[in-house]
Context: one part of a larger RNA
RNA sequence: GACGAACGCUGGCGGCGUGCCUAACACAUGCAAGUCGAACGAGAAUUUUCUUCUUCACAAUGCUGACUUAUAUAGAAGGCAUUGUGAAGAGGAAAAGGACAGUGGCGGACUGGUGAGUAACGCGCGGGUAACCUGCCUUUCAGUGGGGAACAACAGUUAGAAAUGACUGCUAAUACCGCAUAAUGUAUCUUAUUCGCAUGAAUUUGAUACCAAAGAUUUAUCGCUGAAAGAUGGACCCGCGUCCGAUUAGAUAGUUGGUGAGGUAAUGGCUCACCAAGUCGACGAUCGGUAGCCGAACUGAGAGGUUGAUCGGCCACAUUGGGACUGAGAUACGGCCCAGACUCCUACGGGAGGCAGCAGUGGGGAAUAUUGCGCAAUGGAGGAAACUCUGACGCAGCAACGCCGCGUGAAUGAAGAAGGUCUUCGGAUUGUAAAGUUCUUUAAGUUGGGAAGAAUAAAUGACGGUACCAACAGAAUAAGCUCCGGCUAACUAUGUGCCAGCAGCCGCGGUAAUACAUAGGGGGCAAGCGUUGUCC
Numbered sequence: 001g002a003c004g005a006a007c008g009c010u011g012g013c014g015g016c017g018u019g020c021c022u023a024a025c026a027c028a029u030g031c032a033a034g035u036c037g038a039a040c041g042a043g044a045a046u047u048u049u050c051u052u053c054u055u056c057a058c059a060a061u062g063c064u065g066a067c068u069u070a071u072a073u074a075g076a077a078g079g080c081a082u083u084g085u086g087a088a089g090a091g092g093a094a095a096a097g098g099a100c101a102g103u104g105g106c107g108g109a110c111u112g113g114u115g116a117g118u119a120a121c122g123c124g125c126g127g128g129u130a131a132c133c134u135g136c137c138u139u140u141c142a143g144u145g146g147g148g149a150a151c152a153a154c155a156g157u158u159a160g161a162a163a164u165g166a167c168u169g170c171u172a173a174u175a176c177c178g179c180a181u182a183a184u185g186u187a188u189c190u191u192a193u194u195c196g197c198a199u200g201a202a203u204u205u206g207a208u209a210c211c212a213a214a215g216a217u218u219u220a221u222c223g224c225u226g227a228a229a230g231a232u233g234g235a236c237c238c239g240c241g242u243c244c245g246a247u248u249a250g251a252u253a254g255u256u257g258g259u260g261a262g263g264u265a266a267u268g269g270c271u272c273a274c275c276a277a278g279u280c281g282a283c284g285a286u287c288g289g290u291a292g293c294c295g296a297a298c299u300g301a302g303a304g305g306u307u308g309a310u311c312g313g314c315c316a317c318a319u320u321g322g323g324a325c326u327g328a329g330a331u332a333c334g335g336c337c338c339a340g341a342c343u344c345c346u347a348c349g350g351g352a353g354g355c356a357g358c359a360g361u362g363g364g365g366a367a368u369a370u371u372g373c374g375c376a377a378u379g380g381a382g383g384a385a386a387c388u389c390u391g392a393c394g395c396a397g398c399a400a401c402g403c404c405g406c407g408u409g410a411a412u413g414a415a416g417a418a419g420g421u422c423u424u425c426g427g428a429u430u431g432u433a434a435a436g437u438u439c440u441u442u443a444a445g446u447u448g449g450g451a452a453g454a455a456u457a458a459a460u461g462a463c464g465g466u467a468c469c470a471a472c473a474g475a476a477u478a479a480g481c482u483c484c485g486g487c488u489a490a491c492u493a494u495g496u497g498c499c500a501g502c503a504g505c506c507g508c509g510g511u512a513a514u515a516c517a518u519a520g521g522g523g524g525c526a527a528g529c530g531u532u533g534u535c536c
Stems, first nucleotide, its partner, number of pairs: 001535003005532005012406006018399002020364001025362003029359003034106003039103002046096019067075002069072001113317003122242008132234002137230008145179001147177002154169006185210005192203004215222002243289003250280003255277008292314004296307004319340005342353004370396001372395003378392001379390004409439004419430004443477001445472005453463001480525005485506003491520005501508002
């Protein structure tokens, strides 16, 4: 000087950063990866229309009719039936609607976390692949014809406590499977030219064989298939570099090489059969210990030394170990299977789980934060889009943990006040310090206004009524920590008496201690100061 720091005392504000270094210990709870109805079938709630039935109300018509009378082809409350209108309820059909599931597509290989393992082509620098792959994206060429059979969902039956199944039947598709078409594709053979460090490579002539597709729609488009090229991302190989130990000296049988085969996107003992006996090693093999590597960071005049937190690149891992599947791509964190440990549920037969994602809990520890807000911005996934999702991210909260900035007032003020301390008792000092007088109002506070960040024709801001601006009041609300023997800036008094204690080194203390303790004074730094730890 530095720190992801901790501890002690103290603590006003703001900006920007940083925050489990220990138990890769165990985890309650919530969220962190979905999306597409413009691929597909089915389709609940709800709404509208039509229709059937029931009930009620009103009107008309017909029949009947207590009763009344003038006894008639009279009147009449009421009752029954039919029709019409209106209301309510129930059922059916059609249309809209589109929840929750399902088939299908893309994405869950990105983002995010951690550093256990790894001394290695893991990483870094530089090359090679004539030994390779590459979804989405860009450019170009060609095509998109015609058929089929299923399986979910669903219905029924059924097993189970549950998780989850079993059987039968029905059905759609951009799901699945044949057929046609077929080259600049692939394989074999073949013609010719050119080139390379070798195996060989590129271009070219012809023949044979083989291989494709899917539709949607608002008619604008978006898709699908084959081929060529690009871009992007990866894979493999090589040279050099990459900690300590020789109190680790020999190590190695798929071991080293060859032939052949298998396997892979691809080379290769990568794997296998056979053959040979090699290969590595004091230029440190093997073994043991430690460790993620780098850009960088700290320090130093530099050379160098140390470190690898935050940010960025690469690698490895995802409860422990193993395995494959799917896919353009897999160590597949929030996929699958098996085994182990652990936790939970259970009807005891059997099941479920994986925070080294964001918060949070217990534990460990000297020690490290909120179970917050928002998708407004940036970025990502899906979608034609609207949009949905996004603990990435943007923000807020907590912590003087760090850096930076600001403030805790300014001017004046001598009776050099009082008080304290010391004193040679005269005084000295605290000290212009205070009081007093005159001012100012940064920050904090109150009131009012109030953004940019938004990209747009318009709409859309979590932060946030934040930053900022204006006004108001009043010195008002804001100073500590450590040291004072020398190194090392800063001295006296009292107490103590080799005691109590101090101490980084030298060393202080045994009766006049500038070194212990307290007080006064002084020095240093300052919202910090000191101690401890680690590195230079």
RNAcentral holds the full RNA, with entries from ENA. Small-subunit ribosomal RNA, 5' domain from an uncultured bacterium, 536 nucleotides, folded computationally. It matches the Rfam family "Bacterial small subunit ribosomal RNA". Gene Ontology terms of the family: structural constituent of ribosome and ribosome. Its mean pLDDT, the model's own confidence on a scale to 100, is 82.